This is a predicted structure of a 112-nucleotide RNA (SAM riboswitch aptamer (S box leader)) from Bacillus paralicheniformis. Model confidence (mean pLDDT): 78 of 100. Taxonomically the source falls in Bacillus (Bacteria, Bacillati, Bacillota, Bacilli).

RNA sequence: UCUUAUUCAGAGAGGCGGAGGGAAUUGGCCCUAUGAAGCCUCGGCAGCGGGUUCUGCAAACAGCAGAAUACUGUGCCACAUCCAACAAGCCGUAUGGGCUUGGAAGAUAAGA
Numbered sequence: 001u002c003u004u005a006u007u008c009a010g011a012g013a014g015g016c017g018g019a020g021g022g023a024a025u026u027g028g029c030c031c032u033a034u035g036a037a038g039c040c041u042c043g044g045c046a047g048c049g050g051g052u053u054c055u056g057c058a059a060a061c062a063g064c065a066g067a068a069u070a071c072u073g074u075g076c077c078a079c080a081u082c083c084a085a086c087a088a089g090c091c092g093u094a095u096g097g098g099c100u101u102g103g104a105a106g107a108u109a110a111g112a
Base pairs, nucleotide, nucleotide: 001112002111003110004109005108006107007106012042013041014040015039016038020031021030022029025085026084027083028082043077044076045075047074048073049072050071051069052068053067054066055065056064057063081105086102087101088100089099090098091097
């Protein structure tokens, strides 16, 4: 970089640090000196791959499907992928606008 799947769930304390942060651009909204980012320690969550166990199909094995488990590889732990932006439809309207669906982008995993 490409492909596929998921993206309405879940889970925070301490230390260092010292001004930003919520992916990027614009606008809005929000968090932040009652301490942002980042780093470290400990704790936690359970999405995907692996492992293990159980169940079903099967005479059994293999295989397939389902469930459980935090053992392992990753990932994650404010709201929340915060909203809008692009397209379509619907509603409403003097204008501004609202709703739904999709797309795009992003994130995570697996594969190439």